Predicted 3D model of a 73-nucleotide RNA (transfer RNA) from Candidatus Roizmanbacteria bacterium RIFCSPHIGHO2_01_FULL_38_41.
RNAcentral records the identical sequence in 4 taxa.
Taxonomically the source falls in Candidatus Roizmaniibacteriota (Bacteria, Bacteria candidate phyla).
Its Rfam family is "tRNA".
The prediction has a mean pLDDT of 81.

Formats: sequence, C1' cells, structure tokens
RNA sequence: GCUCUUGUAGCUCAACGGAUAGAGCGUCGGUUUGCGGAACCGGAGGUUAGAGGUUCGAUUCCUCUCAAGGGCG
Repeated sequence: GCUCUUGUAGCUCAACGGAUAGAGCGUCGGUUUGCGGAACCGGAGGUUAGAGGUUCGAUUCCUCUCAAGGGCG
C1' cells in the first nucleotide's frame, strides 16, 4: 500500500428493513437472613464508533472517515 471481518448498556453478546433496541453478568433498591457478596423480586443504565445517502421506515443496505483484528505484498 491492497483486501476481508468487526464496532450495540460498565463487560460478554442478541436483534428476517417494520411497533417503545433486548438477554446474561455487573450495578442499585427491596424481600429473606443472626449477618450476607447466596436465593428470590423489582429498577436504573444506550447519540447502535462518527458523518452523509437510499427508503414511508435503517442497528440492519450504500459511500467516506476513525478504531480493532486477520490475510496479501
């Protein structure tokens, strides 16, 4: 330098182009308990890396940029 893949909650990951983007862990509160980091119940937490484009509608498709990883030279 060329090319492929990936980027979503604090972490690990879901989400045939269609309703308010979800789950586990973690965190916070409660119940329970002699106490509890165990068990059970509930809550909060997101510019879907950034900017444009297509579409009635984009996490998803297209373009550029950025970051990480792989391959080739």